The prediction has a mean pLDDT of 80. THF (Tetrahydrofolate) riboswitch aptamer, 93 nucleotides, folded computationally. It matches the Rfam family "THF (Tetrahydrofolate) riboswitch aptamer". From the family's description: Tetrahydrofolate (THF) riboswitch was first reported for Ames et al. as an RNA motif in 5' untranslated (5'-UTR)regions of folate transport and biosynthesis genes in Firmicutes genomes. For this family Rfam cites "A disconnect between high-affinity binding and efficient regulation by antifolates and purines in the tetrahydrofolate riboswitch" (Trausch and Batey, Chem Biol, 2014). It was read from a public genome assembly, where an Rfam model found it. The model forms 94% of the base pairs in the Rfam consensus.

RNA sequence: AGCAGAGUAAACUCAAUGCGUUAAGUGUUGUGAGAUGGGAUGUUGCUCACAAACGAAAAGCUAUGCUUGCGAUAUUGAGUUGCGUCCGUUGCA
Repeated sequence: AGCAGAGUAAACUCAAUGCGUUAAGUGUUGUGAGAUGGGAUGUUGCUCACAAACGAAAAGCUAUGCUUGCGAUAUUGAGUUGCGUCCGUUGCA
């Protein structure tokens, strides 16, 4: 030289704790920006800001707050999955 592998962003599932249910959040579209295996570059994807349209599941009780639900809901933990090209890296030889 060659062969094989590891690791990102993040996604899904489960659990716990919250938030909302007086509708925020999530989702959609547009514009701008950012972070994206150890390095370079970059697509899908992701995040943030702004704007626009759309838009929801409540019920019970010993009642001013608790329970059970509901939300493409948030965070944390665990598990599973998880970089195209070039270089690097680990193992084999």